[in-house]
RNA sequence: CAUGAAAUUACGCUUAAUUUCCAACUUCUCCGAGUUGGAAAGCGGGGGAACCAAUUUUGUGGGGCGAAUCGCAUGAGUUUACGCGUAGGGAACCAUCUUUCCCGAGUCCGUCAGCUAACCUCGUCAGCAGUAGAUGGGUCCA
Numbered sequence: 001c002a003u004g005a006a007a008u009u010a011c012g013c014u015u016a017a018u019u020u021c022c023a024a025c026u027u028c029u030c031c032g033a034g035u036u037g038g039a040a041a042g043c044g045g046g047g048g049a050a051c052c053a054a055u056u057u058u059g060u061g062g063g064g065c066g067a068a069u070c071g072c073a074u075g076a077g078u079u080u081a082c083g084c085g086u087a088g089g090g091a092a093c094c095a096u097c098u099u100u101c102c103c104g105a106g107u108c109c110g111u112c113a114g115c116u117a118a119c120c121u122c123g124u125c126a127g128c129a130g131u132a133g134a135u136g137g138g139u140c141c142a
Stems, first nucleotide, its partner, number of pairs: 012128003018041010042124006052114001061112001062109004070085003088103004093137006
C1' cells in the first nucleotide's frame, strides 16, 4: 500500500414511521434518562359527491399497503438446489449522467370500494455499518 474477515462507532441509512407537551411509574443526590397512557404538530394511507370514466359486474371473485411485477426453467417420494432473467426500487447534502454493489419480499380486507370537493377514518413500525467518478448547486469549518 492492497485485499479479506471480525468488532466498535449512529456523522448516519432503508421506511410515512419524526418532534413537542401532559400525567403516572421506574431509575437517579440532583440534573437527567427510560417505560406506559393521552393530546397536538408534521409526514403517510384508506373511504367518500358532481363532472368524467367505466358499463363484463353474479367469479378463474374483487380490492388495498408496498419498489417488490412478469417470463422461462425445474420439482411434486427422497436427495440436491433454493435457478436464470425482468417491470420497478435503494446506496450517506441535493440534482443529473456514468459506473459498481444490492433488493425485486411480505401482508391486509372479506363478496365490497373507479376518480372524487366537503366530510369521515387509520398508521407513525421494523431493520441496519454503507459504490466511486464527473458537472452544477448548496451547507459547514479554517
c-di-AMP riboswitch aptamer (ydaO/yuaA leader) from Paenibacillus ehimensis NBRC 15659, 142 nucleotides, folded computationally. The coordinates come from a structure-prediction model, not an experiment, and the mean pLDDT is 77.